[in-house]
Molecule: transfer RNA
Organism: Candidatus Methylopumilus sp.
RNA sequence: GGUGAUGUAGCUCAGCUGGUUAGAGCGCAGGAUUCAUAAUCCUGAGGUCGAGGGAUCGUGACCCUCCAUCACCA
Repeated sequence: GGUGAUGUAGCUCAGCUGGUUAGAGCGCAGGAUUCAUAAUCCUGAGGUCGAGGGAUCGUGACCCUCCAUCACCA
């Protein structure tokens, strides 16, 4: 340099055929329980869905450019 893949919560990842409120587990905070801790249970906070632009009545999802990471090729 070329090709391909990936980018969604602090971490690991779902998400569908484009459809109104974006989710799970772990972690974190508060509470219950316990002599106490762990475990367990309940509740809660936490997201510009990588950035920008475009198409559409409507996008995290489609198209374009860019950025980052990974793999392969040279």